[in-house]
RNA sequence: ACCUCAUCCAGAUCGGCGUAGGGACAGGCCCAGUGACGCCGAGGCAGCCAGCGCGAUGCGCUAGGUGCCAAUUCCUGCGGAGCGCGCGUGGUGCGCGGUCCGGAAGAUGGGCG
Numbered sequence: 001a002c003c004u005c006a007u008c009c010a011g012a013u014c015g016g017c018g019u020a021g022g023g024a025c026a027g028g029c030c031c032a033g034u035g036a037c038g039c040c041g042a043g044g045c046a047g048c049c050a051g052c053g054c055g056a057u058g059c060g061c062u063a064g065g066u067g068c069c070a071a072u073u074c075c076u077g078c079g080g081a082g083c084g085c086g087c088g089u090g091g092u093g094c095g096c097g098g099u100c101c102g103g104a105a106g107a108u109g110g111g112c113g
Stems, first nucleotide, its partner, number of pairs: 003111006013042005021031003025077004043069003048065002050062005073105001078102004083097005
């Protein structure tokens, strides 16, 4: 790497270097020469792991291991059920938007290896 399990509407920015794209993919929509993305330094966050405590299927503390610090994983993507609008058939319908449920993909952590 693969496999497996859990979580993903919370939280947390400054400086230096550097230069043109960046937000995984596609579409949308955003960010970006008022310097984004990235790297480095400092700072910070805390819902995974760890340690500790307690009135304990939980909660709190610590910030040790990771991780993270624009936008819900930025939104959607596949399927289903309502709702609204538009279109259409003799009739079953079709399209768009939004809500909810599930899934896919991705990310992070634990396990396995």
A computed fold for a 113-nucleotide RNA from a Pseudomonadota bacterium, annotated as SAM riboswitch aptamer (S box leader). Its mean pLDDT, the model's own confidence on a scale to 100, is 83. It matches the Rfam family "SAM riboswitch aptamer (S box leader)". Rfam describes the family as follows. The SAM riboswitch is found upstream of a number of genes which code for proteins involved in methionine or cysteine biosynthesis in Gram-positive bacteria.